Context: one part of a larger RNA
RNA sequence: GGCGUAUGGAGGAUGCCUUGGCUCUCCGAGGCGAAGAAGGACGUGACAAGCUGCGAAAAGCUGCGGGGAUUGGCAAAUACGAAUUGAUCCGCAGAUAUCCGAAUGGGGCAACCCGUCAUGUAGAAGACAUGACACCUGCCAAGCAGGAGCGAACCCGCCGAACUGAAACAUCUAAGUAAGCGGAGGAAGAGAAAACAAUAGUGAUUUCCCAAGUAGUGGCGAGCGAACGGGAAAGAGCCCAAACCAUACGGGUUACGGCCUGUGUGGGGUAGUAGGACUGCGACAUCGCUGUAAAAUUGAUAGUGGAACACAACUGGAAAGUUGGACGGAAGAGGGUGAUAGUCCCGUACACGAAAUCAAUAGAAAGCGUAGCAGUAUCCUGAGUAGCGCGAGACCGGAGAAAUCUUGCGUGAAACCGCCGGCACCAUCCGGCAAGGCUAAAUACUACGGAGAGACCGAUAGUGGACAAGUACCGUGAGGGAAAGGUGAAAAGAACCUCAAACAGAGGAGUGAAAUAGUACCUGAAACCAUGCGCCU
Numbered sequence: 001g002g003c004g005u006a007u008g009g010a011g012g013a014u015g016c017c018u019u020g021g022c023u024c025u026c027c028g029a030g031g032c033g034a035a036g037a038a039g040g041a042c043g044u045g046a047c048a049a050g051c052u053g054c055g056a057a058a059a060g061c062u063g064c065g066g067g068g069a070u071u072g073g074c075a076a077a078u079a080c081g082a083a084u085u086g087a088u089c090c091g092c093a094g095a096u097a098u099c100c101g102a103a104u105g106g107g108g109c110a111a112c113c114c115g116u117c118a119u120g121u122a123g124a125a126g127a128c129a130u131g132a133c134a135c136c137u138g139c140c141a142a143g144c145a146g147g148a149g150c151g152a153a154c155c156c157g158c159c160g161a162a163c164u165g166a167a168a169c170a171u172c173u174a175a176g177u178a179a180g181c182g183g184a185g186g187a188a189g190a191g192a193a194a195a196c197a198a199u200a201g202u203g204a205u206u207u208c209c210c211a212a213g214u215a216g217u218g219g220c221g222a223g224c225g226a227a228c229g230g231g232a233a234a235g236a237g238c239c240c241a242a243a244c245c246a247u248a249c250g251g252g253u254u255a256c257g258g259c260c261u262g263u264g265u266g267g268g269g270u271a272g273u274a275g276g277a278c279u280g281c282g283a284c285a286u287c288g289c290u291g292u293a294a295a296a297u298u299g300a301u302a303g304u305g306g307a308a309c310a311c312a313a314c315u316g317g318a319a320a321g322u323u324g325g326a327c328g329g330a331a332g333a334g335g336g337u338g339a340u341a342g343u344c345c346c347g348u349a350c351a352c353g354a355a356a357u358c359a360a361u362a363g364a365a366a367g368c369g370u371a372g373c374a375g376u377a378u379c380c381u382g383a384g385u386a387g388c389g390c391g392a393g394a395c396c397g398g399a400g401a402a403a404u405c406u407u408g409c410g411u412g413a414a415a416c417c418g419c420c421g422g423c424a425c426c427a428u429c430c431g432g433c434a435a436g437g438c439u440a441a442a443u444a445c446u447a448c449g450g451a452g453a454g455a456c457c458g459a460u461a462g463u464g465g466a467c468a469a470g471u472a473c474c475g476u477g478a479g480g481g482a483a484a485g486g487u488g489a490a491a492a493g494a495a496c497c498u499c500a501a502a503c504a505g506a507g508g509a510g511u512g513a514a515a516u517a518g519u520a521c522c523u524g525a526a527a528c529c530a531u532g533c534g535c536c537u
Base pairs, nucleotide, nucleotide: 001536002535003534004533005532006531007530008529009528015522016486017485020457021456022454023453024452025451026450027449028448029446030445031150032149039100040099041098042055043054044053046078050074051073061094062093063092064091065090066089070082071081072080105114106113107112115133116132117131118130119129120128121127135147136146137145138144139143154185155183156182157181158180165172169219195202196201206233207232208231209230210229216224217223237438238437239436240382244267245266246265247264248263249262250261251260252259253258272416274381275380276379277378278375279374280373281372287369288368289367290366296361297360298359299358300357301356303352304351305350309325311324312323313322314321326343327342334346335345336344387411388410389409390408391407392406393405394404397423418433419432420431421430422429473480474479493521496508497507498506499505
C1' cells in the first nucleotide's frame, strides 16, 4: 500500500408516516363596489419580530340565539386578569371601521400635501372638529337616479397573428386559434319559419348519440368537412309597427260650423288553409298568466339526544393483541386513544332543534291576457329595404355552373291580382311571408361553500408552496423564484457531580420500553474517512 472483515464517524438514500396537494361526483352559490370594493399601507397585545384577527370603540364593542366550564389566537413560559350573576367558543343581526386604492374638493413620486363653503369651539385672524364640494349619462332638473373599478373559467361581439403542416414554398394549413379590445349573465347566445322536405310529410331554438370521416371541398396536395333523416334530453309561446278610433299640443286654412296636417299618448291589432281594419249579427262568459305583505311549509346559516363489557387471564413499557366469557346492532362509515377497539373517546344509523337572517314552494288582494258567425267594395300588413352590378366575407363549398346568408361602393322594386325560397337559369308544382322585438328548460364553466369518491402523489413525489411561500433571495424594471416535514405514549427535554476558560463539548448520575430516541433527535443504505484484526506484497 492492497484485499477482506468488524466497529465507529460522516452522509441522508430507503422503509414507514401525513398536517398538504391532484383529479372527479353531487348539492349550493354564481358576484363584490360611491352605504367606498378587490387589494394594500400604517397601526393595534403587559412584554410582541412574524403570521392570524381587528381598526384610534383596534386578537376587539352591543343585542339576540346556541352552549355549559373553563379561558386571555398560532405560542410554551412569566406577570396580571376574566368566568355558573354563565365567560371563552359557535351562529344571526348590528356598532366602530385610520390612510391609500375606481378614489371622486384640488394636487401628488399610492398610503402624503393643500383647499373652498356651512355649522361649532367662539367672539376678529390663526387653529381645531363635523359635514358638503370630481366627472359622465338620463330625467318632470336649486334636485334625483344611474354609471365608473375589481373578479377563476364559461358566453357574445370587434380586431386578429406567427411558429407549424404541406417532409422546400406562394394558394392552402395552423385558425378565425393565440394575443389585444368592448359587453353581459348566472348562464350567455339562439329561438316561434320569407324553415326543411319531395308528390309522403315535418312543424321555434338548444344539447347529446347516429347518419359520417359519408356527400362534398381541396396547389383534388397537406388537409378541411356538412346536411336530410332516425333516436334521446328539454319543451312554451308571445308582443309591437300599420290600417281604424279617441285625445292633448303645435302648424295651416276657414263661408268661424269645421276641415287638413305634424308630434305625443290611449284604444285597436299581429296573420299565410292569409290575417286585420271596416260593416252587420252575437257575447261580456270561459280559461289562463304574473305574483306582493303577514302567516304557513320546507331548506340553509349554531346545535341536541344517540345502543352495547369500567369483563377476566396471558404477553408487554403500554392492550385495542392472544385465550376465555358476555352484550348492542335502523349504529361493523371514519378518526382517536401508550400495538390491531362494534360495546373507551369523538362520532355513525336514526330521531329532534332556531330568538335572528336568507332561499324555495304554494298563494289573499291586485293586475294582465284570452273568443264566435257572415260580408269582401275600400284601407293596412316593417324601403334607400329586397333585388341587381362591383369588391369582400360567412357556409362542407378555395369563383366555380354557384344557389343561400352578411355588406363597403353604386343602382334600385313590387304592395296580396303581391313577395321570397326549393343549389346557375326557366316553367309547373310545393313550402313560406323578409326588411321590428321578447322568450324559461334541456347546454357551458367553477375563483367560492358543503358532502363524498379515487387500481391518484406521499416530502427530488404531489401545487412553486405539507414548514415565516409567491416567503428568503435575484433583477433598475417587467419579471424570475428556492431550500426547508418526522424526539417520545407522555417533556418525563437530563436535578446533582466531575473534566474544561466555558453559556462549547464530554464523562457519570437520573428519566424512559428504548438515549446508537438527547431537541445537529424515527429508520439510518452508498460514496468518503478512521481504528482493530486477518491475509498478500
Molecule: large-subunit ribosomal RNA, domain I
Organism: Bacteroidales bacterium